[in-house]
Notes:
The part of an RNA shown here (small-subunit ribosomal RNA, 5' domain) has 503 nucleotides and comes from Candidatus Amesbacteria bacterium RIFOXYB1_FULL_44_23. The full RNA is in RNAcentral, with records from SILVA.

Context: one part of a larger RNA
RNA sequence: GGAUGAACGCUGGCGGUGUGCCUUAAGCAUGCAAGUGGAACGGAUUUUAUUGUUUCGCAAGAAAUGAUGAAAUCAGUCGCGGACGGGUGAGUACAACGUAGGAAUCUGCCUAAAAGUGUGGAAUAACUCGCCGAAAGGCGGGCUAAUACCGCAUGUGAUCGCAAGAUUAAAGGGAAUAACUUCUCGCUUUUAGAGGAGCCUACGCCCUAUCAGCUUGUUGGUGGGGUAAUGGCCUACCAAGGCAAUGACGGGUAGCUGGACUGAGAGGUCGGUCAGCCACAAUAGCACUGAGAUACGGGCUAUACAUCUACGGAUGGCAGCAACUGGGAAUAUUGCGCAAUGGACGAAAGUCUGACGCAGCGACACCGCGUGAAGGAUGAAGGUCUUAGGAUCGUAAACUUCUUUUGACGAGAAAUCCCGCAAGGGAUACGGUACUCGUAGAAUAAGCACCUGCUAACCACGUGCCAGCAGCCGCGGUAAUACGUGGGGUGCAAGCGUUAUCC
Numbered sequence: 001g002g003a004u005g006a007a008c009g010c011u012g013g014c015g016g017u018g019u020g021c022c023u024u025a026a027g028c029a030u031g032c033a034a035g036u037g038g039a040a041c042g043g044a045u046u047u048u049a050u051u052g053u054u055u056c057g058c059a060a061g062a063a064a065u066g067a068u069g070a071a072a073u074c075a076g077u078c079g080c081g082g083a084c085g086g087g088u089g090a091g092u093a094c095a096a097c098g099u100a101g102g103a104a105u106c107u108g109c110c111u112a113a114a115a116g117u118g119u120g121g122a123a124u125a126a127c128u129c130g131c132c133g134a135a136a137g138g139c140g141g142g143c144u145a146a147u148a149c150c151g152c153a154u155g156u157g158a159u160c161g162c163a164a165g166a167u168u169a170a171a172g173g174g175a176a177u178a179a180c181u182u183c184u185c186g187c188u189u190u191u192a193g194a195g196g197a198g199c200c201u202a203c204g205c206c207c208u209a210u211c212a213g214c215u216u217g218u219u220g221g222u223g224g225g226g227u228a229a230u231g232g233c234c235u236a237c238c239a240a241g242g243c244a245a246u247g248a249c250g251g252g253u254a255g256c257u258g259g260a261c262u263g264a265g266a267g268g269u270c271g272g273u274c275a276g277c278c279a280c281a282a283u284a285g286c287a288c289u290g291a292g293a294u295a296c297g298g299g300c301u302a303u304a305c306a307u308c309u310a311c312g313g314a315u316g317g318c319a320g321c322a323a324c325u326g327g328g329a330a331u332a333u334u335g336c337g338c339a340a341u342g343g344a345c346g347a348a349a350g351u352c353u354g355a356c357g358c359a360g361c362g363a364c365a366c367c368g369c370g371u372g373a374a375g376g377a378u379g380a381a382g383g384u385c386u387u388a389g390g391a392u393c394g395u396a397a398a399c400u401u402c403u404u405u406u407g408a409c410g411a412g413a414a415a416u417c418c419c420g421c422a423a424g425g426g427a428u429a430c431g432g433u434a435c436u437c438g439u440a441g442a443a444u445a446a447g448c449a450c451c452u453g454c455u456a457a458c459c460a461c462g463u464g465c466c467a468g469c470a471g472c473c474g475c476g477g478u479a480a481u482a483c484g485u486g487g488g489g490u491g492c493a494a495g496c497g498u499u500a501u502c503c
Base pairs, nucleotide, nucleotide: 001503002502003501004500006499007498008497009496010495013369014368015367016366017365018364019362020361021327026325027324030322031321032320035080036079037078040077041076043074044073045072046071047070048069049068050067051066052065053064054063055062056061087280088279089278097204098203099202100201101200102199105197106196107195110193111192112191113190114189115188116187117186118152119151120150121149127142128141129140130139131138132137157168158167159166160165172185173184174183175182176181206252207251208250213243214242215241218240219239220238221237222236223235224234225233255277256276257275258274259270260269261268262267282303283302284301285300286299305316306315307314308313333359335358336357337356341355342353343352344351345350372402373401374400375399382393383392384391385390408439409438410437411436412435417426418425419424447492448491449490450489451488453472454471458487459486460485461484462483468475469474
């Protein structure tokens, strides 16, 4: 000199773009953050249309009750999604990461292609009745549906097998039509692809020898098991191997990378925001479901903590977004909206989305703008210095003439997106915001550090080794350009200094 997720002191006008718990992976009140489909299914409730029966009535009509259809809402069964998106960096020096390769694998949704979608059955939630419990919740009897579940048939195919042969599927819903039928969304088997995931190998990857030996499923083989798949991944037997001063083993520290900062470069240091990968979800372990998890807002067990309790028991997990307590030098709103982009579900309309888009707070950073412009000498008053003549602040001010960025007030006012050939129509958080026009008026806006040398910038007074300064050398003991104040000056400027860390 440059840099920072900075902090502290003094000061502070505006806008744009970014960015903001680095500490206790400490604890969390409250609200929200993952739902969706009635075009898979039976119900319940409400509204409505058509129509039948009964009663009353002379009739008009009224009341009760049933059937069929339509619409909306609701819990339940079922399907898909809750493995994405979002957070954090505790652990991990390697089962990670980065680069380059490999063979023994799986793959929902999507794309392309081939073949099929026949025929039966038994249940169960909801509902209803009863019972237990403070609650959470649970038990029993009865009824019912499906794209839920289970048979049989067929076998294009696929799997096993030398062959013969054996094994192995499916589900229906909707629209149009008078109907036949057609179309569409699905379902089953198989092949290929795309994207995704698992596995293996080589090389690279911090400090420490005041850590020198480490290892028994350890190293290899055979048989078996297990997995989607290779493999001591597991097991029985056999052999005695394997690693290590080119640093094994142990200890410490640490998520890795693309990259960032600095430097002429070589290099050094760092890994916050953004992007890729990994790991974790109070702590430890376990599996279930599923194409995919050993699953942050799923389950079970144990532990710690917290809450409710009728003392028998039950409930919870913000390292999601806000907020709170604590810790700390220190880090924001319990905001608006799904209009855009993206995601889940759905045929769609649409619903959900603290992802995201925006707004709020903070000079935290970078960039831009402003705090006026031109003229103006009696060089005014006043301050400071003085050799008392004057010098300086200083064209600075006053004064004159302008301008209105910015700010204030008034009026108008978006685009981006969707439908449509177009005309046009619709949606619209930000937002009555940006922006445009007008009105008055220099009006609303300058500080901070320094002035012995390094280092740009000097005088006076006060103090008297005191009070104090200081990055280094060093200043101060009666003429201090080094302390304090005033005047003047220098530097940077909505900032300026200090501290911390890196080059």
Source information: Taxonomically the source falls in Candidatus Amesiibacteriota (Bacteria, Bacteria candidate phyla).